[in-house]
Context: one part of a larger RNA
RNA sequence: UGACGGGGGCCCGCACAAGCGGUGGAGCAUGUGGUUUAAUUCGAUGAUACGCGAGGAACCUUACCAGGGCUUAAAUGUAGUGGGACAGGUCUAGAGAUAGACCCUUCUUCGGACUCAUUACAAGGUGCUGCAUGGUUGUCGUCAGCUCGUGCCGUGAGGUGUCAGGUUAAGUCCUAUAACGAGCGCAACCCCUAUCGUUAGUUGCCAGCGAGUAAUGUCGGGAACUCUAACGAAACUGCCAGUGCAAACUGUGAGGAAGGUGGGGAUGACGUCAAAUCAUCAUGGCCCUUACGUGUAGGGCUACACACGUGCUACAAUGGCGCAUACAGAGUGCUGCGAACCUGCGAAGGUAAGCGAAUCACUUAAAGUGCGUCGUAGUCCGGAUUGGAGUCUGCAACUCGACUCCAUGAAGUCGGAAUCGCUAGUAAUCGCGUAUCAGAAUGACGCGGUGAAUACGUUCCCGGGCCUUGUACA
Numbered sequence: 001u002g003a004c005g006g007g008g009g010c011c012c013g014c015a016c017a018a019g020c021g022g023u024g025g026a027g028c029a030u031g032u033g034g035u036u037u038a039a040u041u042c043g044a045u046g047a048u049a050c051g052c053g054a055g056g057a058a059c060c061u062u063a064c065c066a067g068g069g070c071u072u073a074a075a076u077g078u079a080g081u082g083g084g085a086c087a088g089g090u091c092u093a094g095a096g097a098u099a100g101a102c103c104c105u106u107c108u109u110c111g112g113a114c115u116c117a118u119u120a121c122a123a124g125g126u127g128c129u130g131c132a133u134g135g136u137u138g139u140c141g142u143c144a145g146c147u148c149g150u151g152c153c154g155u156g157a158g159g160u161g162u163c164a165g166g167u168u169a170a171g172u173c174c175u176a177u178a179a180c181g182a183g184c185g186c187a188a189c190c191c192c193u194a195u196c197g198u199u200a201g202u203u204g205c206c207a208g209c210g211a212g213u214a215a216u217g218u219c220g221g222g223a224a225c226u227c228u229a230a231c232g233a234a235a236c237u238g239c240c241a242g243u244g245c246a247a248a249c250u251g252u253g254a255g256g257a258a259g260g261u262g263g264g265g266a267u268g269a270c271g272u273c274a275a276a277u278c279a280u281c282a283u284g285g286c287c288c289u290u291a292c293g294u295g296u297a298g299g300g301c302u303a304c305a306c307a308c309g310u311g312c313u314a315c316a317a318u319g320g321c322g323c324a325u326a327c328a329g330a331g332u333g334c335u336g337c338g339a340a341c342c343u344g345c346g347a348a349g350g351u352a353a354g355c356g357a358a359u360c361a362c363u364u365a366a367a368g369u370g371c372g373u374c375g376u377a378g379u380c381c382g383g384a385u386u387g388g389a390g391u392c393u394g395c396a397a398c399u400c401g402a403c404u405c406c407a408u409g410a411a412g413u414c415g416g417a418a419u420c421g422c423u424a425g426u427a428a429u430c431g432c433g434u435a436u437c438a439g440a441a442u443g444a445c446g447c448g449g450u451g452a453a454u455a456c457g458u459u460c461c462c463g464g465g466c467c468u469u470g471u472a473c474a
Stems, first nucleotide, its partner, number of pairs: 001474002003471003007468007015458002019422005026313008034304002042053002064299002067296001069294002077121008088103006106113002124288002127286003133282002135277003138273001140271001145184006151160003164175003190265004195233007205222002209220003236259001239253001240251004315415001319374007331362003336355002340351004381412001386407007428450007
């Protein structure tokens, strides 16, 4: 100087407390461990692995396994040699990769071009090492810290500044001060959102005027409103009162759409964990080179006594079912979205308008509301599982897809010890969309609808910051 302490002081955080809802019990989905297997490819493992890499394993992907093949499959040439078709098409054998047979035919300025075969060189490796590395990332932590120059103090390591008293979300600011300044962080500058104005008015809008319809901005028209998208205004403790030297704090203060960082996002200091990644990529070294390289068809990654994590659906009446009926936002669309009509109980199919989209479509939002029914039952709850019949995608749904219909109707009556999330348009609850994608979400990422309870407080648990103290630790 640090680190540590079941030392002390001060402070903060959904850390506890106060509340609301879960997980842990059930069934299923998904990931992991284990076991099994010819193979169940590899990586990730307290917090910081486990719906993670994977934003989508039937083939492909695919790296794994057992077969059957090749020795250059792919990129790029250089040099030598040979050919005119060895390319393309058809047939045969084969699981295919491939092998064989037949057919057909180049341009040309005659140098060659093009293409194929072959030889040599050059390759290839998701093989090892993340403890050789770059790059990227997690974490402490959006915590308030981490340092430097000069000066001063100390023999020196080093200290001071950065401490003290206040204050703040903040090393934020003020006062004091052997320190005076500065840098990386904090804040601000950026984006979205909340209010208003100006400009603009189509594909969006419809107040007033006219026309028309069973009905609809449908038509003439309008530029008000909504909205769209560019520019600007607005919030700064600016004003008032109180306290205070000041910084600042307090106020059901005023005004205001908004008040003290308005709400949300992006933004992650010096560093820590030899943290993660050689399988995104790049790369040193080592290793393989008729194979640890490379085509191929099949299987596997989907196994299943079990254990754990993360989720979905439930156990019902604040509910299930039936009929009727209301209101979004944000996205996406040409190998696409597909209206309307017809067929089918349905998944869907047929025909097909419009739309590269503020125009057309996906697109009926659902919870909600009204009426009816069920009457506390393993039920008109719950939907697993299984049988049958189908639809769609796709060469192909057996291993191994999703969905529909009929039948079947399991566990489950609110979950032990323990444990998680959340402080407001939040939790809870309800549906909608997108990426990936031929098909395949209960996951991920977004979007809106309805919309709470509680916070006395900091004694305690956990994590963190500052000062101080002890130490046989470095």

Source information
A computed fold for a 474-nucleotide part of an RNA from an uncultured bacterium, annotated as small-subunit ribosomal RNA, 3' major domain. The RNAcentral record of the full RNA draws on ENA.